The prediction has a mean pLDDT of 89. Small-subunit ribosomal RNA, central domain from an uncultured bacterium, 350 nucleotides, folded computationally. Its Rfam family is "Bacterial small subunit ribosomal RNA". Its family is annotated with ribosome and structural constituent of ribosome in the Gene Ontology. RNAcentral holds the full RNA, with entries from ENA.
[in-house]
Context: one part of a larger RNA
Parts: sequence; structure tokens; C1' cells
RNA sequence: CUGGGCGUAAAGGGUGCGUAGGCGGUUUAUUAAGUUGGAUGUGAAAUACCCGGGCUUAACUUGGGAGGUGCAUCCAAAACUGGUAGACUAGAGUACAGGAGAGGGAAGCGGAAUUCCUAGUGUAGCGGUGAAAUGCGUAGAUAUCGGGAGGAAUACCGGUGGCGAAGGCGACCACCUGGCCAAAUACUGACGCUGAGGCGCGAAAGCGUGGGGAGCAAACAGGAUUAGAUACCCUGGUAGUCCACGCCGUAAACGAUGAGUACUAGGUGUUGCGGGUAUUGACCCCUGCAGUGCCGCAGCUAACGCAUUAAGUACUCCGCCUGGGAAGUACGGUCGCAAGACUAAAACUC
Repeated sequence: CUGGGCGUAAAGGGUGCGUAGGCGGUUUAUUAAGUUGGAUGUGAAAUACCCGGGCUUAACUUGGGAGGUGCAUCCAAAACUGGUAGACUAGAGUACAGGAGAGGGAAGCGGAAUUCCUAGUGUAGCGGUGAAAUGCGUAGAUAUCGGGAGGAAUACCGGUGGCGAAGGCGACCACCUGGCCAAAUACUGACGCUGAGGCGCGAAAGCGUGGGGAGCAAACAGGAUUAGAUACCCUGGUAGUCCACGCCGUAAACGAUGAGUACUAGGUGUUGCGGGUAUUGACCCCUGCAGUGCCGCAGCUAACGCAUUAAGUACUCCGCCUGGGAAGUACGGUCGCAAGACUAAAACUC
């Protein structure tokens, strides 16, 4: 290895790009590395196996024989894999002309609301709760109305709607820019898939420097509650939340489901783009492709459930698991300003 698994039992890397490697469409010729057949040599003796002999037998011992995965050389075969040369277009890609979109970057700008400042009206309360109190208010609050400042977020539309590899993305307008989809042709001609290392991206919190600071709000203070209340509730409130640049690199980073390809009943929504039919036209009806949901057969599953968006049937490549605890810890190493991250045990114990 033959011969296990990874939705929820242990187990899919957070996610992409891509190096080495592994794997790879149709066809012709050739080669003979893999592969297959044959031959020769070797594969020591002893042991083991088979047939005999010798000790009364056996153990023991002894003669003969057979066998030996393998290795080397030579000859041969050419289906498959590989190599070489050529051809093809169904995979992949490019061009032309369309389409949808909160995809990304950076600049500008609008309205609603909260808070604060200022001016008017106006008077004794406001606020808050289960009930209260702390708090604010006769130095005129709350309420209402006019003006102004500033920051942050973008109601309705809004939708198991859309876009993005993931994280994620939501006012409006213009600019720069990535990807995707459908249709018809033309072109390149396997240029493909996966991907150890590597390199990028990566919510929130956190860190560094400099800004900004309306609301919210860890910490903190006070008031309540309570036996206590370092909480839940209330009044305040600083980091932070926002911006620029640089770090951090983790999440229940989840569909707890790696990527790719092919195949395997249907039904019903919805998004984008078509074809047909119909109509004045939009609908309607039939149908194709790409997404996104629900239901459901076969099959699978321990069950739950999954079921053309598979957890079905197969193949290729990568990652990961191997009883619970100790422990995602110690030690060592790498990275980081730090916080810490990554890699990753054992004793002992059940």
C1' cells in the first nucleotide's frame, strides 16, 4: 500500500494570485523511458519446502531435487502512459458590438435627524424608572420658533434583490478602474485544472504618528436594586468609534460544506440577457443560457437532512483528522512597537 474519514461526532486552510510538483481533450506518424513477453547470467553455503539415506524411533544428521519476489544484459511487441514531429476544435482564451450591478479608488455635493451656540415667545418644572433618585432648571430650563456651527450616518426605494475571491459593499453627481452575463460571427490552437513553499487581500477590537470629535460609549464617577451588586436599570462620561499614513493578521472569517470537470426525475418563485409567438404597445404563453431561493424522486446519510447551487455517481490536485483532559499550553524558532500571532509537544491523569 492493499483498506478509513472531514455539514452537525476529531477533521476544509479566512480568501485569492501563482512557483515547483501532480494530473490533463481529439487525431496521425515515429520512438521505446514506463509497460508486456522471451532468453542468458546472477540470486553463496546453511536454514525453510519435496523425495530418499543413517543413529531401534523422533529430535538430530546427511544425499539429491525443486523453488526464489529481485538485479543486469540481450532480443521482441507497440495497445496504454511518457518523449518527438505534425494536424484538429468540443476545453481555455482573444476580437467586434450590447447589458445589469450597494464591485473598488479618489473628488464634490444634498436633505432629514441628534447635539451645541445665539436671538425671540413663554413659565415652573424637565428628565428618568417597575418605582425612584442622582442629574438639569427662576443666573429662566423643558416646550416652541428664527439664525448659525460641527461631526457622523445615509429613512423611504429595499427585495431568501444585486455585486465581489473572501472580508465586505447602500443618499446623489461626475472622473479613474476590476470582474461578470447573453447573442452572433471571426481568430489562436490544449495555451488547461490544482497548487507544497511564496506573494497579496483580509470584519471588529487593538497599537504608532498627526488630525477630528456631533451622537454613541469599554474604563471610570454618582444614583438605584440587593443580604451583598465590583452587574443587569438610571444620570453623566474618557479612550474608542471618524480621517490620513503605517502596523496587527485574528473571528461562530459559517453554507460550521476546499477548488475544478463530467454525469444523474421533476415542480415552483425570482434577477440579468436572449430566441419564438402574440400585440398598436407593455403584459401573457413556449423556450435557451447565467445566477439566486423553496419543494421534491432516485441515490446517499448514524440520524437530522442533502438532493443539477449534492452531503448522489466518478476522476484530478491541495489542506486537514486519529480518545478526553493537560493544551492550542510549555520550550525552541519566525514575525510584531506592544498586545500577541504562527508553528507545536511531553510528563501526568481518566